Overview:
A computed fold for a 108-nucleotide RNA from Sporosarcina sp. Marseille-Q4063, annotated as SAM riboswitch aptamer (S box leader). The sequence is in RNAcentral, with records from Rfam.

RNA sequence: CUCUUAUCGAGAGCGGCGGAGGGAAUAGGCCCUGUGAUGCCCGGCAACCUGCAAACAUUGUUUGUGAUGGUGCUACAUCCUACAGAUUUUUAAUCUGGAAGAUAAGAG
Numbered sequence: 001c002u003c004u005u006a007u008c009g010a011g012a013g014c015g016g017c018g019g020a021g022g023g024a025a026u027a028g029g030c031c032c033u034g035u036g037a038u039g040c041c042c043g044g045c046a047a048c049c050u051g052c053a054a055a056c057a058u059u060g061u062u063u064g065u066g067a068u069g070g071u072g073c074u075a076c077a078u079c080c081u082a083c084a085g086a087u088u089u090u091u092a093a094u095c096u097g098g099a100a101g102a103u104a105a106g107a108g
Stems, first nucleotide, its partner, number of pairs: 001108008013042001015041003021032003026082004043074003047071003051065006078100001083097006
């Protein structure tokens, strides 16, 4: 980097450094930001795999617990919509499923 599977409306600082933009891509919006953004450190949260326990089953599955470890996350629903379908009080609203993205595990 590619493929597969699962999840994505919850949770997490009044800190330090630093000094201008940021919120994935294209577009349209909207929002945050010198009352300090992105980023880094510390702290914290708890999603996956590990840890521990229990049950079932035959070496796997489920549930609970924990924060040891490996990653991850830490404004606004993946910030909202744009692709399709359905419904309704019909040029608007609601719901569902894709596509895309993010994270984890496995494989190449």

Taxonomically the source falls in Sporosarcina (Bacteria, Bacillota, Bacilli, Caryophanaceae).